A computed fold for an 84-nucleotide RNA from an uncultured Lachnospiraceae bacterium, annotated as transfer RNA. Model confidence (mean pLDDT): 81 of 100.
Formats: sequence, structure tokens, C1' cells
RNA sequence: GCCGGCGUGGCGGAAUUGGCAGACGCAGCAGACUCAAAAUCUGCCGAUCGCAAGGUUGUGUGGGUUCGAGUCCCACCGCCGGCA
Repeated sequence: GCCGGCGUGGCGGAAUUGGCAGACGCAGCAGACUCAAAAUCUGCCGAUCGCAAGGUUGUGUGGGUUCGAGUCCCACCGCCGGCA
């Protein structure tokens, strides 16, 4: 240099055909139980605004197509593999 694959919460990892994004698990926080803890059970758990209900935003970055994009197209960045 060329070709291919991958990139989603703090971490792993789903979302099969473009149609509710974050299921499920781990970690974490709060509560229950306990003398106390572990284990177990319950709830919460991206960011931001809000007293709350809720709103907005968010899939490596920037664009594009579409009523609608994690998914399709283009460029770039990073990682992995192959060829030279």
C1' cells in the first nucleotide's frame, strides 16, 4: 500500500428482514433479612433538563438515503486478521 472483519452503558453482550435501543448477565447504589456480615430477595442503575410527571439526546467520528438507520451508502479514526 491492497483486501476482509469488528467498534452499542463502567464491563461482557443482545436487538435475525431497516420498525419500542440498551434485553440478559457482571459490577455498582439503596432497601429487606441478620447481633453484624455473607448468601438470598426487591428496587434502581447512559447523558442532560425538570420538585415530579415527563422532555431532549445518545450505538467510534462526520455526512447521506429513508416516513423511519445500531442495521443501508460515502469519507475518516481505532483495533484485529490476511496479502504484498